Context: one part of a larger RNA
RNA sequence: CUAUCGUUAAGGAACUCGGCAAUUUAGCCCCGUAACUUCGGGAGAAGGGGUACCCACUUCGGUGGGUGACACUAAAUGGGCUCAAGUGACUGUUUAACAAAAACAUAGGUCUGUGCCAAAGCGUAAGCUGAUGUAUACAGGCUGAUACCUGCCCAGUGCUGGAAGGUUAAUGGGAGAGGUCAGCGCAAGCGAAGCCUUGAACAAAAGCCCCAGUGAACGGCGGCCGUAACUAUAACGGUCCUAAGGUAGCGAAAUCCCUUGUCGGGUAAGUUCCGACCCGCACGAAUGGUGUAACAACUUGAGCGCUGUCUUGACGAUAGACUCG
Numbered sequence: 001c002u003a004u005c006g007u008u009a010a011g012g013a014a015c016u017c018g019g020c021a022a023u024u025u026a027g028c029c030c031c032g033u034a035a036c037u038u039c040g041g042g043a044g045a046a047g048g049g050g051u052a053c054c055c056a057c058u059u060c061g062g063u064g065g066g067u068g069a070c071a072c073u074a075a076a077u078g079g080g081c082u083c084a085a086g087u088g089a090c091u092g093u094u095u096a097a098c099a100a101a102a103a104c105a106u107a108g109g110u111c112u113g114u115g116c117c118a119a120a121g122c123g124u125a126a127g128c129u130g131a132u133g134u135a136u137a138c139a140g141g142c143u144g145a146u147a148c149c150u151g152c153c154c155a156g157u158g159c160u161g162g163a164a165g166g167u168u169a170a171u172g173g174g175a176g177a178g179g180u181c182a183g184c185g186c187a188a189g190c191g192a193a194g195c196c197u198u199g200a201a202c203a204a205a206a207g208c209c210c211c212a213g214u215g216a217a218c219g220g221c222g223g224c225c226g227u228a229a230c231u232a233u234a235a236c237g238g239u240c241c242u243a244a245g246g247u248a249g250c251g252a253a254a255u256c257c258c259u260u261g262u263c264g265g266g267u268a269a270g271u272u273c274c275g276a277c278c279c280g281c282a283c284g285a286a287u288g289g290u291g292u293a294a295c296a297a298c299u300u301g302a303g304c305g306c307u308g309u310c311u312u313g314a315c316g317a318u319a320g321a322c323u324c325g
Base pairs, nucleotide, nucleotide: 001320002319003318004317005316006315007314008313010311011310014309019306027051028050029049030048031047036041038145052067053066054065055064056063057062068072080304081303082302083301084300085299086298087296088295092104093103108143109142110141111140112139113138114137120129121128122127147290148289149288151221152220153219156218157217158214159213160212161211162210165209166208167207171203172202176198177197178196179195180194183190184189222240223239224238225237226236249283250280261277262276263275264274265273
């Protein structure tokens, strides 16, 4: 010096991206216990006190008396706590060997398909799963407990329904055309039947065009100008465009570029944090919106306690390294 431990005056997070790490706390009994709440919880909340041994009594739970310590859950084992916010309801699952999470799942919600030889899936098929089930079932998509809700747009795309018209395949059809060759003709040539090649009209389904419906289907949800008796602002008016112009709720947010926005709180001092404001570059309603008790090895901020994280080092132990052999 390296690794693993132990102790440390005074201070106590000043360390650091961040209390990372290490302390603190700890068992049992008694007292006591807030906001909030889905009334179950929260809760071991928090915060206090007791705890050994000996003798006597005992209803065997304890009670009374006594003894020694700095220390009586005397070793080992053995919760630090609180406040606030975000996200996800929860228990659960996951990148075996860099990610455990806010990701996945979930109960619940909703849409679509499916009437049974079901739909869906596997297989060339036989056959099998679905299911020895039968719409309170099964399959697929989205959302994700609960609470309050879930606005407008069907123009585009998709899906469903419709069938008058337009377009349209194979196929049917066979007008016509060509080749060949009997025959006719002086010749040029014409050319029946057959065979071969080709082939117009016409008929002909779904689909598409078309007509409707449909958003918890894919998705989308404006601009400019003016206006009130201070100013400012604009309930109001005008105009253009659109399928319709973003409703409720939330909002500098896991979303805000400008931005360390502005104000308030917390600090002596706060780009983080909390509460507001709204000028939302570029929130927004099951790609769900907004809250929410409980829960979390989640993320963020603050405080109490506690400490070698630090001021600022020091000492000790063990094993290495190192030296000699």

A computed fold for a 325-nucleotide part of an RNA from a Dehalococcoidia bacterium, annotated as large-subunit ribosomal RNA, domain IV. The sequence was found in a public genome assembly.